[in-house]
C1' cells in the first nucleotide's frame, strides 16, 4: 500500500404483473334525527354505534302486514374493503442436466 470480510451513514439505478380460494373483522347489522309513498304504496337524506380494522354498511326474489295511518316484519340468495395464509399464470434471475459449436 492492496485486497477481502463485517457494520453503521448517505446517494444512485432497477424493481412487469394478475388470477382464484381459505380464515379473521362484521352480524352487509344495531340505534337515532329530518323528509316522502299510502294496498297500483312502503322510500330518499344525515348523525351514532359496531371491527385489535381502512373502507362498507346496500340489492334482489319471496312471504307476511298495515283498510288509509304510520310505520314496516320474516326467510333465502347475493358483495366490497382491511389483515393473514395457501395455489396458479405470466415475467426476470440463478442452479443442475443434455446438445451444438469454439
Nucleotide at each position: 500500500a492492496a485486497a477481502u470480510u463485517u457494520u453503521g451513514u448517505g446517494g444512485a439505478a432497477u424493481a412487469a404483473u394478475u388470477g382464484c380460494u381459505c380464515g379473521u373483522a362484521u352480524a352487509a347489522c344495531c340505534u337515532u334525527g329530518g323528509g316522502a309513498a299510502u294496498a297500483u304504496g312502503g322510500c330518499c337524506c344525515g348523525g351514532g354505534a359496531g371491527u385489535c380494522u381502512c373502507u362498507a354498511c346496500c340489492c334482489g326474489a319471496u312471504u307476511a302486514c298495515c283498510u288509509u295511518a304510520a310505520a314496516u316484519a320474516g326467510u333465502c340468495g347475493g358483495a366490497c374493503u382491511a389483515c393473514g395464509a395457501g395455489u396458479g399464470a405470466a415475467u426476470a434471475c440463478g442452479u443442475c442436466a443434455u446438445u451444438a459449436g469454439g